Context: one part of a larger RNA
RNA sequence: AACGAACGCUGGCGGCAUGCUUAACACAUGCAAGUCGAACGAGGUGCUUGACUUCGGUUGAGUUACCUAGUGGCAAACGGGUGAGUAACGCGUGGGAAUCUACCCAGUGGUGGGGAAUAACUACGGGAAACUGUAGCUAAUACCGCAUAUACCCUACGGGGGAAAGGCUUAGGCCGCCAUUGGAGGAGCCCGCGUCAGAUUAGGUAGUUGGUAGGGUAAUGGCCUACCAAGCCGACGAUCUGUAGCUGGUCUGAGAGGAUGAUCAGCCACACUGGGACUGAGACACGGCCCAGACUCCUACGGGAGGCAGCAGUGGGGAAUAUUGGACAAUGGGGGAAACCCUGAUCCAGCAAUGCCGCGUGGGUGAAGAAGGCCUUCGGGUUGUAAAGCCCUUUCAGUAGGGAAGAUAAUGACUGUACCUACAGAAGAAGCUCCGGCUAACUCCGUGCCAGCAGCCGCGGUAAGACGGAGGGAGCUAGCGUUGUUC
Numbered sequence: 001a002a003c004g005a006a007c008g009c010u011g012g013c014g015g016c017a018u019g020c021u022u023a024a025c026a027c028a029u030g031c032a033a034g035u036c037g038a039a040c041g042a043g044g045u046g047c048u049u050g051a052c053u054u055c056g057g058u059u060g061a062g063u064u065a066c067c068u069a070g071u072g073g074c075a076a077a078c079g080g081g082u083g084a085g086u087a088a089c090g091c092g093u094g095g096g097a098a099u100c101u102a103c104c105c106a107g108u109g110g111u112g113g114g115g116a117a118u119a120a121c122u123a124c125g126g127g128a129a130a131c132u133g134u135a136g137c138u139a140a141u142a143c144c145g146c147a148u149a150u151a152c153c154c155u156a157c158g159g160g161g162g163a164a165a166g167g168c169u170u171a172g173g174c175c176g177c178c179a180u181u182g183g184a185g186g187a188g189c190c191c192g193c194g195u196c197a198g199a200u201u202a203g204g205u206a207g208u209u210g211g212u213a214g215g216g217u218a219a220u221g222g223c224c225u226a227c228c229a230a231g232c233c234g235a236c237g238a239u240c241u242g243u244a245g246c247u248g249g250u251c252u253g254a255g256a257g258g259a260u261g262a263u264c265a266g267c268c269a270c271a272c273u274g275g276g277a278c279u280g281a282g283a284c285a286c287g288g289c290c291c292a293g294a295c296u297c298c299u300a301c302g303g304g305a306g307g308c309a310g311c312a313g314u315g316g317g318g319a320a321u322a323u324u325g326g327a328c329a330a331u332g333g334g335g336g337a338a339a340c341c342c343u344g345a346u347c348c349a350g351c352a353a354u355g356c357c358g359c360g361u362g363g364g365u366g367a368a369g370a371a372g373g374c375c376u377u378c379g380g381g382u383u384g385u386a387a388a389g390c391c392c393u394u395u396c397a398g399u400a401g402g403g404a405a406g407a408u409a410a411u412g413a414c415u416g417u418a419c420c421u422a423c424a425g426a427a428g429a430a431g432c433u434c435c436g437g438c439u440a441a442c443u444c445c446g447u448g449c450c451a452g453c454a455g456c457c458g459c460g461g462u463a464a465g466a467c468g469g470a471g472g473g474a475g476c477u478a479g480c481g482u483u484g485u486u487c
Stems, first nucleotide, its partner, number of pairs: 001486003005483005012359006018352002020317001025315003029312003034074003039071002042068004046063007081270003090195007099187003104183008112146001114144002121136006152161003166175003196242003203233003208230008245267004249260004272293005295306004323349001325348003331345001332343004362392004372383004396428001398423005406414001431476005436457003442471005452459002
C1' cells in the first nucleotide's frame, strides 16, 4: 500500500460498485424454454342461420373470433451456474491442412405425378398410481416410391446413383420447399514455442513406436483391427507423487520482479456418482433418454417418482456473505408473415459502512477570561472563544406543491424517482485509537513483580509519563482500532 474480508466499539445522508472464499453438502415451495391455427385433422366456447319444439331446449349447416390436447416445424447445443476434475495441445501465442456448418447474405436451376400409414378420436379393457394394451377411423410442410437433374456424388471413364411441399392473399404478390456454387459467422482436427513443486520418484512403454492393408469418422491419424518390423520416451528430468481450471487482468513495486486469477471479458471442464448411446446442422445434452450405484419420497407391496454447481429461499458447515421482491419499459435471445407470446438473461428495487467517492453534524461575534472539572510553588495555571449571551444561514434529513430524460407512431417496472420551488427551526446527526522509545501527544490519583500491559526493546517489588481511572493532549474521522493474507 492492498482486500469478495472477519471481529470489537461507534454510526447522519447520498452516488457508484461489491456481497457463500467453507460442504462439487442435502434440499420443502414457487418460478427459470417455449412458440407457430398463415403446415394438419379433431374437439370445445362464442356468433350467424335453417328445421323441430312441450318454448326449457334438441338438431343440421356456416364461421371473419377465441381456447385446448395431439400430429408436424423451429428453438430447446444459446442464454444462466459452478471450478470438482485437468500439469493437458487444457490454456496463451504463432502457424497449418485432411473437414463440417441450421438460421443469415449473394448467385444458378427446379417445385411434375402417385401411394401407404399413424396420433388425436371412438369402442372394449389392464393398473393404486406412473402409465398402458387390443380393435376401428382420419389429415398434413409427417412418411415412401416414380419422373426429371449439364451443375452434385461414385467410377474400372463403359457407365452408375441421388430431390422437392405446400400455405396465405381478391389480385399483384408474400412466406416457404428441393438441388447446387460462393460468402459471412461458428465448430472439429494437427504442429512450433511457453505454462507449479518434489530425484527422500530413474528408468518408463506391447497398440507400446513405425510400416502395409482394411474398417471407422464431417475429416487427418494406432482412432480401431489383421499382418510385418522392433522400435519410442528419458538427467535439456521421462515415469511417478503432490498441488492447481488457464488467460486478458488484479495487487504491490522506481523498475526488474513477487503474489494472485472475486466481480467484468475470452477459452476449457462439469451438471447427484459412474457408464452409454439416441435425436439433431450442432450434444454424447444442467431443468432429454437408457443402464448401474448411493440417497430421498409415494405405494393398494405388484411397482413407481426425483436431482437448485439457474433465480429467490431452507437446513447444515463456518469468523463470514443479501429478498421465497417488480417488470419485460429498455438491451438482447427463442418462436411467429404479423399482432403477439415466452425470457429469475437483463433492467430495476430491497438488505449490508463490505469498499471507493462526495456532503453534513452549523457560521459570525462574544473576557465577567463565568460556573464546574483538573493541576498548583496557593500567587495562579489550564479546559477556553470553548460555553452562555447577541446576530445570522438552512446544505442534508423533514413537510407541502410541481415534476423529467431514459421512447417514442404507441408502450416506463424503476416512480411521483431524479430534479425544481416553498416552509419551519441550530433545529434530527461524533466517534474511535493512542500519549516510555521506535512514533505525533503529560500530569495527578490508585496499585505495589500484585492486578495487569506488550508489535520489538521492555514496564510493574511505595513517589510508575509504560498497569487501572481522571484531567489534559496527539492522530484519524462516519468511521476508528484489532486479527488474517499478499507485495

A computed fold for a 487-nucleotide part of an RNA from an uncultured bacterium, annotated as small-subunit ribosomal RNA, 5' domain. Its mean pLDDT, the model's own confidence on a scale to 100, is 85.